[in-house]
Context: one part of a larger RNA
This record gives sequence, structure tokens and C1' cells, in this order.
RNA sequence: CGUAGGAUACUUGAGAGGCUCUGACCUUAGUACGAGAGGACCGGGUUGGAGACACCGCUGGUGUACCAGUUGUCUCGCCAGAGGCAUCGCUGGGUAGCCAUGUGUCGAUUGGAUAACCGCUGAAAGCAUCUAAGCGGGAAACCGACCUCAAGAACAGGUAUCCCGGGCGCAAGCCCCAGAAGACCCGUCGAAGACGACGACGUUGAUAGGCCGGGUGUGUAAGCGUGGUAACACGUUGAGCUAACCGGUACUAAUAGGUCGAGAGG
Repeated sequence: CGUAGGAUACUUGAGAGGCUCUGACCUUAGUACGAGAGGACCGGGUUGGAGACACCGCUGGUGUACCAGUUGUCUCGCCAGAGGCAUCGCUGGGUAGCCAUGUGUCGAUUGGAUAACCGCUGAAAGCAUCUAAGCGGGAAACCGACCUCAAGAACAGGUAUCCCGGGCGCAAGCCCCAGAAGACCCGUCGAAGACGACGACGUUGAUAGGCCGGGUGUGUAAGCGUGGUAACACGUUGAGCUAACCGGUACUAAUAGGUCGAGAGG
């Protein structure tokens, strides 16, 4: 820009893409078959491999915004207690998120038309013949079925709902009035994201921060007391601290405002 008014939701599916793998074991059955040795089709069940997609409850990884231990040195006058630097100084753990080595699901079922091939009926050609007329069966291939996208599918689809003045004029249109539904800008943000986009919210408000409560993680803070010459131990104390998690709460910031959008539609 188009989809012959504008808008908001929900859709149909022309078309396109994806998937399509496979082993072993049990059973049928030591049956059919076979002198024996051996040993099935068909059917039923179980469990794997590799792959794909998704997820983080479990097992783990990471986790330079969490906690603790600790070395050297400097600073806070000193002790104590802290902080800076040294690869995050080093070490032991670890929330959210992200992730696999972890977990779940999937390739199932089923229809159609067929290939080679197997047939029925059957003439040409009194026979024979699956074929010439006609009719069946038959594959991981093909078309569906399953999953995803999808109306710029220009034959541009459908459904529901919402919105839209007056005068003149046959109409196109002109003048005045009014800026509708709705959308955007802007702002607070997000398991959304390169930016756009997408989604949530904007005081009729829990969108983010803060605060409060909880959870989680570290692992018994500081101070003081007691014991010990002391290193240290014990008690107060599962203490103190605790990121991204869960909930609550208007304390802070989403204020105010602006722009587009037409007039019943060839």
C1' cells in the first nucleotide's frame, strides 16, 4: 500500500513445512516343516539403541549479585571487628535462570490409490490365457491421517461485536461542527527480545523497585559471659546473613499530556 467505511476479537484452510529409524527378549512353539540336525511365517507382549521436541519436580553442572573458611599485604589510630588488592586471591558449598549427563513425550493407529507380483471372470483364437471389456489382493515408496505455519490464497475468505453530525448538491464534492470506536506516542516492566516486534500494567493500579512475611542457601554472626597461661572451646544460638524464588503491601515510580483515526462508505 492492497484486501471498496473504520475497528477489536475469534477463525476456515488453498498452500507450505515437519515427522517417517531400528535391535533384542518372552510367548505362540520346540508347534508347522524335517529322517535327523535344526527350526519358522502369522499373531500377542516386554524392554532397549540412536534421533527429535519439551521441561527443571528428581540426579547433577554453572551460578564473578548468596553464605562460610583461609594466605599475603595495605587501610580504618591500636585490640576486636571490618574493608581494598592479589585469576571471583584461593578453598568448600549454593537460590533463580540457563543447561544434560537428568526427566517426560514422540515416530502409534488407520484409510485411499498403486509398483513388482499374486488372482477372479474372460474373449480375440469353440482350447488356453490376470486383460483386450470388467473385478479383486498387494510395499517403510505416493496421497491422507499426526504436528507446525498459513487469507498478499490479488478468487486477498468467514463469524461475532463495537463506532460514525449538520447545510448545499443527482453525485463526486465543498463549507461548518465534531475528532467516534480504536490505536499509537510516553511511562513501569516481562520465563518476550539484537533493534523493531510480542505480552503485562499505568492510580477504577500489584507493572517494577522498596518494605513485610515465607522459602532457599550457608552452617551456630557480632557482642557478652564461662573455662583455659594460651591456641581455643562452650553458652547465649540451628544463630546471623541470605541474589534472580513465592506471596502480601500503594511507601517510590507508572502523573500529566500529546498524536493518529470519519462522519454511513464505488
A computed fold for a 266-nucleotide part of an RNA from Cystobacter ferrugineus, annotated as large-subunit ribosomal RNA, domain VI. The full RNA is in RNAcentral, with records from Rfam. The organism belongs to Cystobacter, within Bacteria. The coordinates come from a structure-prediction model, not an experiment, and the mean pLDDT is 90.